């Protein structure tokens, strides 16, 4: 330089035939139990890479752009 894939919670990931409250595992914070601490079991908080565009309605679809890997030259 050209072209494919990929990006969602602190971390790992679901949903991606466009409409359910974006679920869930871990972590974290509280509570119960415990003499305390682990465990266990309850409860709370926490995510769609970024900008614009189609659309009644975008995590999904299209466009550029960021990052990150692969091929090819």
């Nucleotide at each position: 330089g050209a072209c494919c894939c990929c990006a969602u919670a602190g971390u790992u990931u679901a949903a991606u035939g466009g409409a359910u409250u974006a679920g869930a595992a871990u972590g974290a914070g509280g509570g119960a139990c415990u003499u305390c601490g682990g465990a266990u079991c309850c409860c709370u908080a926490g995510a769609u890479c970024g900008a614009g565009g189609u659309u009644c309605g975008a995590u999904u679809c299209c466009u550029c752009g960021u990052g990150g890997g692969g091929u090819c030259g």
Molecule: transfer RNA
Organism: Candidatus Pacearchaeota archaeon